[in-house]
RNA sequence: CCACCCCUGUCAGGAGAGCGCCUGACUUGCUUCCAAUAUGAAACAAGUCAGGCCGCCGAAGGCGCAGGCGGUUUGAAAAACUGCUGAACGCUCAGGCAAAAGGACUGACAAAACGCU
Numbered sequence: 001c002c003a004c005c006c007c008u009g010u011c012a013g014g015a016g017a018g019c020g021c022c023u024g025a026c027u028u029g030c031u032u033c034c035a036a037u038a039u040g041a042a043a044c045a046a047g048u049c050a051g052g053c054c055g056c057c058g059a060a061g062g063c064g065c066a067g068g069c070g071g072u073u074u075g076a077a078a079a080a081c082u083g084c085u086g087a088a089c090g091c092u093c094a095g096g097c098a099a100a101a102g103g104a105c106u107g108a109c110a111a112a113a114c115g116c117u
Base pairs, nucleotide, nucleotide: 001115008110009109010108011107012106013105018054020053021052022051023050024049025048026047027046028045029044031042032041033040055097056096057095061093062091063090064089067085068084069083070082071081072080
């Protein structure tokens, strides 16, 4: 030098859609009842965990198609077949639906092997 790009690190930016409902267990709080205190029981509320139901979003990942680049065929094309690539489009498996986090992607800086000189 490779060093644009890609990969890695740091920084900055970065959309959408439910703080949805139900059930069970446990914990805590409060109230009531029983009771001689302890304790026990019940209702309600909050939290944690597990399960279920409905609605919704697309920008981790995944799948599909369009598109792109080739190959076969042909005098040359078109069509057909086929290989690679492949979306910011479509799906919603996964993921997500207050904030935070995450986040495709964008920009800046740094690092960067093989190989060459």
About this RNA:
A computed fold for a 117-nucleotide RNA from Limnohabitans planktonicus, annotated as Glycine riboswitch aptamer. The RNAcentral record of the sequence draws on Ribocentre. The prediction has a mean pLDDT of 77.